RNA sequence: UAUGAUAUAGGCAAACCUGCCGAAAGGCGGGGACGCAAAGCCGAGGGUCUAAGACAUUUUGUUAAGACAGCCAGGUUGCAAAGA
Numbered sequence: 001u002a003u004g005a006u007a008u009a010g011g012c013a014a015a016c017c018u019g020c021c022g023a024a025a026g027g028c029g030g031g032g033a034c035g036c037a038a039a040g041c042c043g044a045g046g047g048u049c050u051a052a053g054a055c056a057u058u059u060u061g062u063u064a065a066g067a068c069a070g071c072c073a074g075g076u077u078g079c080a081a082a083g084a
Stems, first nucleotide, its partner, number of pairs: 001084001003081001004079001011036002016031006034070001040076003045072002047068004053063004
């Protein structure tokens, strides 16, 4: 420097359960591990989800707005070393 192993120390923690917040998507805490080599940090560019309110309609649709970084891509810092 690149790569990311049949991953050492150590780390994170999906689903699900639970308390709180939220209209919802979802978030935070606790339990819990499907997985993760950045599943560390940063930001909503693409994408996805919600839609109380508003508008149109009265089946619902659209949308202001909101959410997701463990969907993809990007920025940035770092980790062990089978190997070059």
Record summary
The prediction has a mean pLDDT of 78. Predicted 3D model of an 84-nucleotide RNA (c-di-GMP-I-GGC riboswitch aptamer) from Sporomusaceae bacterium UBA7701. It matches the Rfam family "c-di-GMP-I-GGC riboswitch aptamer". The family has 40 seed sequences and 1,298 matches in Rfam 15.1. NCBI's taxonomy places the organism under Bacteria, Bacillati, Bacillota, Selenomonadales, Sporomusaceae.